[in-house]
RNA sequence: AACGUGCUCCGGGGUCAGUGAGAUUCUGAACCGGCGGUGACAGUCCGCGAGCUGACGGCGACCUGGUGACAGGACGCCGGAGGUUGAUUCGGUGGAAUUCCGAGACCGACGGUUAUGGCGGGUCGAAAGGCCAGCCUCAGUCCGGAUGGGAGGAUGCACGCG
Repeated sequence: AACGUGCUCCGGGGUCAGUGAGAUUCUGAACCGGCGGUGACAGUCCGCGAGCUGACGGCGACCUGGUGACAGGACGCCGGAGGUUGAUUCGGUGGAAUUCCGAGACCGACGGUUAUGGCGGGUCGAAAGGCCAGCCUCAGUCCGGAUGGGAGGAUGCACGCG
């Protein structure tokens, strides 16, 4: 040096315009890209993480039964195998690239939201259409869980090993 153990620290980015009474949700244009791996650099390859779910396990107090060890029940907290959750092509260079260069595509958890979008209804009107309340749906970029968690990272500290 490498390795092991403990600790500490670090550990996600991105908007303008138009319409409108009202939209960072509509329309147009723009912008963003966690971690490890991979013969050479990856949002789209192989895996992982966050969200949801969850067999099962641990702890706590409670209820019921029992003389009792304990058994059964429902509740709360913690952990958690597994499941679920998206997207790339062509050309070029090269020994090697779905990773680079050129061009064109595509994708983005959950909850929230005065839609101007949709649905039916009431009402006014000759009609066109207006008004009223109701319901449904719309966000990678806004708000929230989250001052959280986290794949992991450190050229960090201590000890060990050597």

This is a predicted structure of a 162-nucleotide RNA (FMN riboswitch aptamer (RFN element)) from Microbacteriaceae bacterium 3FA27C10. Model confidence (mean pLDDT): 83 of 100. The sequence was found by an Rfam model in a public genome assembly.